This is a predicted structure of a 1504-nucleotide RNA (small-subunit ribosomal RNA) from an uncultured prokaryote.
The prediction has a mean pLDDT of 82.
[in-house]
RNA sequence: AGAGUUUGAUCCCGGCUCAGGAUGAACGCUAGCGGCAGGCCUAGGCCUACACAUGCAAGUCGAGGGGCAGCGGAGAAAAGCUUGCUUUUCUGCCGGCGACCGGCGAACGGGUGCGUAACGCGUAUACAAUCUGCCUUGUACAGGAGGAUAGCCCGGAGAAAUUCGGAUUAAUACUCCAUAGCAUUAUCGAAUCGCAUGAUUUGAUUCUUAAAGCUCCGGCGGUAUAAGAUGAGUAUGCGUCCUAUUAGUUAGUUGGUGAGGUAACGGCUCACCAAGGCAACGAUAGGUAGGGGGUCUGAGAGGACUAUCCCCCACACUGGUACUGAGACACGGACCAGACUCCUACGGGAGGCAGCAGUGAGGAAUAUUGGUCAAUGGAGGCAACUCUGAACCAGCCAUGCCGCGUGAAGGAAGAAUGCCCUACGGGUUGUAAACUUCUUUUAUUUGGGAAGAAACCCUGUUACGUGUUCCGGGCUGACGGUACUAUAUGAAUAAGCACCGGCUAACUCCGUGCCAGCAGCCGCGGUAAUACGGAGGGUGCAAGCGUUAUCCGGAUUUAUUGGGUUUAAAGGGUGCGCAGGCUGGAUAGUCAGUCAGUGGUGAAAUCUCUCGGCUCAACUACGGAACUGCCAUUGAAACUGUUAGUCUUGAAUUCGGUCGAAGUGGGCGGAAUGUGUCAUGUAGCGGUGAAAUGCAUAGAUAUGACACAGAACACCGAUAGCGAAGGCAGCUCACUAGGCCUGAAUUGACGCUCAGGGACGAAAGCGUGGGGAGCGAACAGGAUUAGAUACCCUGGUAGUCCACGCCGUAAACGAUGAUUACUCGUUGCUAGCGAUACACUGUUAGUGACUAAGCGAAAGUGUUAAGUAAUCCACCUGGGGAGUACGAUCGCAAGGUUGAAACUCAAAGGAAUUGACGGGGGCCCGCACAAGCGGUGGAGCAUGUGGUUUAAUUCGAUGAUACGCGAGGAACCUUACCAGGGCUUAAAUGUAGGACGACAGUUUGGGAAACCAGAUUUUCUUCGGACGGCCUACAAGGUGCUGCAUGGUUGUCGUCAGCUCGUGCUGUGAAGUGUCGGGUUAAGUCCCAUAACGAGCGCAACCCCUAUUUCUAGUUGCCAGCGGGUAAUGCCGGGGACUCUAGAGAAACUGCCGGUGCAAACCGAGAGGAAGGUGGGGAUGACGUCAAAUCAUCACGGCCCUUACGUCCUGGGCCACACACGUGCUACAAUGGUGAGUACAGAGGGCAGCUACCUGGUGACAGGAUGCUAAUCUCGAAAGCUCAUCUCAGUUCGGAUUGGAGUCUGCAACUCGACUCCAUGAAGCUGGAAUCGCUAGUAAUCGCGUAUCAGCCAUGACGCGGUGAAUACGUUCCCGGGCCUUGUACACACCGCCCGUCAAACCAUGGAAGCUGGGGGUACCUAAAGUCGGUAACCGAAAGGAGCUGCCUAGGGUAAAACUGGUAACUGGGGCUAAGUCGUAACAAGGUAGCCGUACCGGAAGGU
Repeated sequence: AGAGUUUGAUCCCGGCUCAGGAUGAACGCUAGCGGCAGGCCUAGGCCUACACAUGCAAGUCGAGGGGCAGCGGAGAAAAGCUUGCUUUUCUGCCGGCGACCGGCGAACGGGUGCGUAACGCGUAUACAAUCUGCCUUGUACAGGAGGAUAGCCCGGAGAAAUUCGGAUUAAUACUCCAUAGCAUUAUCGAAUCGCAUGAUUUGAUUCUUAAAGCUCCGGCGGUAUAAGAUGAGUAUGCGUCCUAUUAGUUAGUUGGUGAGGUAACGGCUCACCAAGGCAACGAUAGGUAGGGGGUCUGAGAGGACUAUCCCCCACACUGGUACUGAGACACGGACCAGACUCCUACGGGAGGCAGCAGUGAGGAAUAUUGGUCAAUGGAGGCAACUCUGAACCAGCCAUGCCGCGUGAAGGAAGAAUGCCCUACGGGUUGUAAACUUCUUUUAUUUGGGAAGAAACCCUGUUACGUGUUCCGGGCUGACGGUACUAUAUGAAUAAGCACCGGCUAACUCCGUGCCAGCAGCCGCGGUAAUACGGAGGGUGCAAGCGUUAUCCGGAUUUAUUGGGUUUAAAGGGUGCGCAGGCUGGAUAGUCAGUCAGUGGUGAAAUCUCUCGGCUCAACUACGGAACUGCCAUUGAAACUGUUAGUCUUGAAUUCGGUCGAAGUGGGCGGAAUGUGUCAUGUAGCGGUGAAAUGCAUAGAUAUGACACAGAACACCGAUAGCGAAGGCAGCUCACUAGGCCUGAAUUGACGCUCAGGGACGAAAGCGUGGGGAGCGAACAGGAUUAGAUACCCUGGUAGUCCACGCCGUAAACGAUGAUUACUCGUUGCUAGCGAUACACUGUUAGUGACUAAGCGAAAGUGUUAAGUAAUCCACCUGGGGAGUACGAUCGCAAGGUUGAAACUCAAAGGAAUUGACGGGGGCCCGCACAAGCGGUGGAGCAUGUGGUUUAAUUCGAUGAUACGCGAGGAACCUUACCAGGGCUUAAAUGUAGGACGACAGUUUGGGAAACCAGAUUUUCUUCGGACGGCCUACAAGGUGCUGCAUGGUUGUCGUCAGCUCGUGCUGUGAAGUGUCGGGUUAAGUCCCAUAACGAGCGCAACCCCUAUUUCUAGUUGCCAGCGGGUAAUGCCGGGGACUCUAGAGAAACUGCCGGUGCAAACCGAGAGGAAGGUGGGGAUGACGUCAAAUCAUCACGGCCCUUACGUCCUGGGCCACACACGUGCUACAAUGGUGAGUACAGAGGGCAGCUACCUGGUGACAGGAUGCUAAUCUCGAAAGCUCAUCUCAGUUCGGAUUGGAGUCUGCAACUCGACUCCAUGAAGCUGGAAUCGCUAGUAAUCGCGUAUCAGCCAUGACGCGGUGAAUACGUUCCCGGGCCUUGUACACACCGCCCGUCAAACCAUGGAAGCUGGGGGUACCUAAAGUCGGUAACCGAAAGGAGCUGCCUAGGGUAAAACUGGUAACUGGGGCUAAGUCGUAACAAGGUAGCCGUACCGGAAGGU
């Protein structure tokens, strides 16, 4: 010091979370020792101060007293006798002492935090308004007298607690008298002092008060008074939590006079008088809480907390009350009332652990019914001493902090096990272990053994005159035989916890399979999980480690230090303006703020620094510093404040111009619309995307004239004007207000802002009364639609208009508060001025555009700031819940203003970027449309698919991009499917071993076959072996799963023109630029321009075929010329001319010409040319998309099966058939069918083959026979042409289907082949909606070949040639694509996102009849104890007391109301929840632009 998390990515805003430290902690796992600390934070929801058995925690003094119950001693007497012992009695005589009187103490010490928001606490002052026992110092004094009372004794009541009566007695108890002033009261003076009331000193007179004795003779006490010290009381300034959804409060209240009371001032109390006091600088009320020193955290400022220790306060079962006393309204005192507990003889009594232990209860949770007064401290005492749960110690607890240890050195065969891997081998655990040597802290054994102790006291003794004092000796230890130390033994007695996806240090295997589970945030888990569980390994800390809870930090995320408000949350709708805050120039004074010095205080402890003590440390001691504060005082005088006079520049006023839809009221005007009357006139009008409702023959619409009505003011008119904003528009009049400009004059800071307040405030809405033409929520009807509570249409009410009164809100927006000052420029407009001017330049005010710097997250803004500064106000602090609920307030209502919480999420959001998308735009292309030709969809058949069926109908392919697809050929085989029968190292191959000489073959039997059982024949050899099968072992096998684990291959976008990179530049960045722009192209093709310059993959070209030609070469090809020959044929000799074959070349490049153009390029039926503008065709498929297809071509990870999911065999199935779809074939006929004759290809194939030719058969074909391993032989055209016939019919069209007979292939044509012949002769007469292909040698049409293959279901696929068209105006529209641009709430990217009702589950919450609590106040009644007051009867001589009584009051009761909780039938909305319903409101022009306020309406989003 930061990090993670919103996005496809980016920057920002903004929340959530983490890493750190801490704790009186708790829980989980674990645990060797010691030191020092600490240890009920809670009984139940706040009321936590809940209830307590038992023991102890405050007594002491005999040197105050009477005394003597108990103990000891002494004495006396008596008795017993073991003649000096025991017992009894007596004597207070002595030591002592129960109870009692008396003194002092008990008001300290100890506990707790209920109450208290207060002079309670803190700090600083004051007391001239006070008291103070014991202690210290000083002065003075202590004379006399008296009566009681407790105790004891006697008697009584009672269960007890206790109490009553009588007799008698003492005091340092009590009373009276005397004495007294530096005391007290009053009066009169004097001096000094003080801010004032007044105080101090002093003089005179006057009033009132005192005492106690004891004694060891040393002393200890007593009284009065003055002072000190200590302690206490009172008053004051300042500071001291939250809520304004608490705004008014107060009657002894505020003050005065007088009196009472108090230690003392005071409404403290009372009587009278006055009407004040407090409060927005927060009174009152409510909630919460003891305060501080300090503790934790933080860089600090701050924030949180108030355990332990210290100071103060409050309290002592709850409430009240006083007494005693120096001190209390009293924790272990009293009285009363109440609640609770206990005892009881039922009459009555007793009690108070928030002291120390301890118990119960509560709780996540907190200890022993311990020891000692040895030390320190306290009370009493002369003292010894007694008491002391204060204190000192010990016990329990890892609760915390600190320290120590669990060994050290060597040791590689890098052992073994474990774990992992690329596995004959490595890696890791790991110098770790074993092993060798060493040490002994600690634990254990046996010994020694402290300091804390010095006093008091006793005793000796120094100094001086007593008596004090100095010194020495003696006595005293709970802890404790503890700390410490020595000795012996021996590595011996001692390591865990959490974590290992990122943040965050640390990784692999197995198991699991959105399960189990993890999780602080993001998130992990759906078969290869470093995230779950286990293991190995590692990391971190360590006698602890983690988790949970809480606080601070990080968080500048409440911002004083140190934030913001155009769009992220946030500027009030706008003026005015009181309080408040801020405020111009110069001068003088003052010194409140400010600054500096000094003094006091800021307790100690704590923190901090130095230096000491425990072996170190924690801990602790001494000293210093600090305590940032408060008060007082002295000084300074710049700034702020204040006072005084002054100045003119801020502000304002007057005079003069000027401007405007500024406001209010009145008058006037024309156009349009509607209505009415009259007239002309006739069948429609109107309305829409198209229609209909509506109006109209009772005469509409249209046209003309006249009349009336209300509302709004065309053109001018403009990012023009005015106004504070809302807003303001015909013309004109009156009244009112304002801005601006020029110059002069006047006032002299009069200013700015503004909480609360008050005024204005669009539209809608409300009230009363008018008005009502048009428009027009609601409503009605018509359409649209799946529906249409809408959009569209026809009507139409409130309303819109006026007057008066309310409402007070808007996306009331520049989403930008007001004011002032300063800060580069360019260019418009409005109103003035400078001047006479439409020229010119300047200036003021306003209103616009662009832009520099700067600012900003960016977009942007930029003298009209969102820049630089200043002042004041308003507002914000994650999203939702919610501008909701409750409360208050305003309103007639609607509703407005103010304005939460529970709960829930990890985001919500802003700007910009790249894509994608749009029922956005622009440009362009494509058989995309259009223009054409031919089809499909209808029929029959073929084939594929779906579905259905089946034992099985194996599997895959499924929009385009599956469906004559994998399959280029399922009768068996194929074959993967089904039924049945077999085999288990098996079908193949290899290696090793063994036995054999066979095996194979032939054959017999069984069987459906596989197979099983049997018979038979039979090797070579160089003797090593070869060969062959068999047996055994090891390696298998799987068309089983996952194409969403993969490779490879393929389809599609698309042969579309795109996709990128390097460097540079721009931008905070994602990114952009390049690749955009202007042209051009088939093309990101090329040119020009240009912060880009280049490059790569694509395009094009290079390759192949084809079109022309040259050269070379001519066999099996060719034959012009020459020769020979035939019935005829290149048949033969020969030839290379031609065709052809197949090698090498040439040729085409916009090269030439003309036009246009800067160029690229385009145009021309241009020339030339076989070919002309990529000549035609093919191969060639960029980055990528579709988790596209394929695990069944193949390969391969993982999983699964192993007498089976492997393998062999027979038969069946893949060919099923109500049906649906795709792709085809054949047709429906005359451009045709049939018959006869006749002509012309190319490319391929051929020896298990193609076959000439001959014969037979109607034919498929068969039997012969020949050539050809092929430019040689062979397979071979059809449409066409010629002739004839048919004559428009279900036909001489069409050929399905069926019957019969055959041929061929094959082991075998039943399921299930093809072909032939005869016979049969179905549907079908050109095909609905819709839809496909094709732009030239193309479509259409005609046949031929090949692969596969025994044969073939081929009408398929792939090729080949023959004949050979029509049309394209054009790009509006449909589809697809490319580029640019725009919007976006999409990024899984529109098959996106997303809204609301309803239904279901859960959660918190509002209202609510009612039920039930709580605290407080008010009124009335009653009223204990008690103080005070009154009082004749009783007591007392009196003082006084008892009794009675008055006031007040705790408590109790009653009543009404307010406040605040809990609960509740029912009810409201809200939140949340993978796959519910209805629609589709929003995001694109979201398909009616959206949104804001308001009103009405509707299942809902919503509509108007």